[in-house]
RNA sequence: ACUGAUAAAGGCAAACUCGGAGAAAUCCGAUGACGCAAAGCCACGGGCCUGACGGUUAAACCAAGGUAGCCGGGUUACCAAAA
Numbered sequence: 001a002c003u004g005a006u007a008a009a010g011g012c013a014a015a016c017u018c019g020g021a022g023a024a025a026u027c028c029g030a031u032g033a034c035g036c037a038a039a040g041c042c043a044c045g046g047g048c049c050u051g052a053c054g055g056u057u058a059a060a061c062c063a064a065g066g067u068a069g070c071c072g073g074g075u076u077a078c079c080a081a082a083a
Base pairs, nucleotide, nucleotide: 003080004079011036012035017030018029019028020027021026034069040075041074042073044072045071046070047067048066049065050064054062055061
């Protein structure tokens, strides 16, 4: 470097519920743990979701927004058994 334990230390936190932001998807905070070895960070490619404003006869589509816990890619990082 790759890889990765029923290891150790430490970390993150799904659903539900409550409060807030938003047109919505969704996000933020609290609670809570389903899980996670990048479940740290980045919307670059594909996928999926939304449909307020603008375009359009029409969420069909463009533009716009979101999802990194859908996959790929980029980038940074703790630990060290076995092979």
Annotation:
The prediction has a mean pLDDT of 88. Predicted 3D model of an 83-nucleotide RNA (c-di-GMP-I-GGC riboswitch aptamer). The model forms 95% of the base pairs in the Rfam consensus.